[in-house]
Context: one part of a larger RNA
C1' cells in the first nucleotide's frame, strides 16, 4: 500500500487456560457415643512374701505383692458437621490460531446520525419503544468575539 480502505458478531476447526456440575475419592479438623491396651492413681486383698515387731514354736502383727475394682486413657468402631484439595459424564462463557461460513452493525450524513440508560424481540452483528446527551453533517435564524 490511503473506501477496491476499515470493521463487527453468530456458526465451523484446533490449542490453551479457567467457572458450573451428579457424584467418586484424599488431607487436616470439631462434636456425640460405643470398646479400651500399657501405665500412673486410689481401693481392696479370703491367696502369696527371707529382712522389722511379738512368740520356743506354730502362728500372728506392720508393711509389701499377686488378683481383682476403679478413675483416667492411646489405638479403634459407629454416627454427624467443618475446611482444603484431587478428579468428573456434560456444561458456560473466555483467550488465541496467513488466507473456511453467514450477513454488514460501526468508522463519511456509513447509506435508518451515532452513543448512552432502560424494556421487549431476533441466526449473528442487531431491531424495535421510551427518556437522555451531541462526542452529528447540511440549510436557516439569533446571541456573543475577533478582523
Nucleotide at each position: 500500500c490511503a473506501c477496491c480502505g476499515c470493521c463487527c458478531g453468530u456458526c465451523a476447526c484446533a490449542c490453551c487456560a479457567c467457572g458450573a456440575a451428579a457424584g467418586u475419592u484424599g488431607g487436616c479438623u470439631g462434636g456425640a457415643c460405643c470398646c479400651a491396651a500399657a501405665g500412673c492413681c486410689g481401693g481392696u486383698a479370703g491367696c502369696c512374701c527371707a529382712a522389722c515387731c511379738c512368740g520356743c514354736a506354730a502362728g500372728g502383727g506392720a508393711g509389701g505383692g499377686a488378683g481383682c475394682c476403679g478413675c483416667c486413657a492411646a489405638c479403634g468402631g459407629u454416627c454427624u458437621g467443618g475446611u482444603c484439595g484431587a478428579u468428573g459424564a456434560u456444561u458456560g462463557g473466555g483467550g488465541u490460531g496467513a488466507a473456511g461460513u453467514c450477513g454488514u452493525a460501526a468508522c463519511a450524513a456509513g447509506g435508518u446520525a451515532g452513543c448512552c440508560g432502560u424494556a421487549g424481540g431476533g441466526g449473528a452483528a442487531c431491531c424495535u419503544g421510551c427518556g437522555g446527551c451531541u462526542g452529528g453533517a447540511u440549510c436557516a435564524c439569533c446571541u456573543c468575539c475577533u478582523u
Small-subunit ribosomal RNA, 3' minor domain from a Myxococcota bacterium, 147 nucleotides, folded computationally. Rfam family: Bacterial small subunit ribosomal RNA. Gene Ontology terms of the family: ribosome and structural constituent of ribosome. The coordinates come from a structure-prediction model, not an experiment, and the mean pLDDT is 83.